[in-house]
RNA sequence: CCUUUUGAAAAGCUGAAUUCCCAGGGGUAAAGCCCUGGGAUACGGGGGACCCAACCUUUUUGGGGUGAAUCAGAAGCAAAAAAGCUUCUGUAGGGCUAACCCUUUCGGCCCGAACCCGUCAGCUAACCUCGGAAGCUUUGAAAGGGAGGCAAA
Numbered sequence: 001c002c003u004u005u006u007g008a009a010a011a012g013c014u015g016a017a018u019u020c021c022c023a024g025g026g027g028u029a030a031a032g033c034c035c036u037g038g039g040a041u042a043c044g045g046g047g048g049a050c051c052c053a054a055c056c057u058u059u060u061u062g063g064g065g066u067g068a069a070u071c072a073g074a075a076g077c078a079a080a081a082a083a084g085c086u087u088c089u090g091u092a093g094g095g096c097u098a099a100c101c102c103u104u105u106c107g108g109c110c111c112g113a114a115c116c117c118g119u120c121a122g123c124u125a126a127c128c129u130c131g132g133a134a135g136c137u138u139u140g141a142a143a144g145g146g147a148g149g150c151a152a153a
C1' cells in the first nucleotide's frame, strides 16, 4: 500500500411494520441499553348492503388472501395418465445504485420467495376484524426541478 473479515458509530435500504406509556427481569455507581409481558399509536390488510358487475356456478380441474414474486421451456424424480417435486435457463413484475430532496435517462448490481384461510368470500356505506415483524449495507455518470447557504450590490 492492497485485499478480506469482525466490531462500533453515523448515515441509509427492503417492508405497513414507526413512536409512546406501564410492569417484571438483566445490566450500571446511576443511567443509557437489552429481554419478556400488557396497553396505545403513525401506518397497513381482510370480511361486509343497495347499485353495478358476473352470469351459470359448485360437486377437486376446488376456491381465496398477504406479497413485486407471475408465466414458460428443458432435464431428472415420480408415474397408467395427470397432478406434483427438484435443478437449470428465461420471463410478467419489483428493488438498490445516498451525502439536502424529488423526477428522468444511461450504465452497473440484485429479487422474481415464503406463508396463510379451510370448501368459503366480486365490488361494497354502516359495521366487524387482524397486523403494527423480520432482515440487511448502497455511495457510477448525466440532465431537469425545488429547497437552503455564501458573496456582492
Base pairs, nucleotide, nucleotide: 011137012136013135014134019040020039021038022037023036024035025034026033043131044130045129046128047127052122062120063117064116065115066114071090072089073088074087075086076085077084093111094110095109096108097107100146101145102144103143104142105141106140
The RNA shown here (c-di-AMP riboswitch aptamer (ydaO/yuaA leader)) has 153 nucleotides and comes from Caldicellulosiruptor saccharolyticus DSM 8903. It matches the Rfam family "c-di-AMP riboswitch aptamer (ydaO/yuaA leader)". Rfam links the family to the GO terms regulation of gene expression and cyclic-di-AMP binding. The prediction has a mean pLDDT of 77. The organism belongs to Caldicellulosiruptor saccharolyticus, within Bacteria.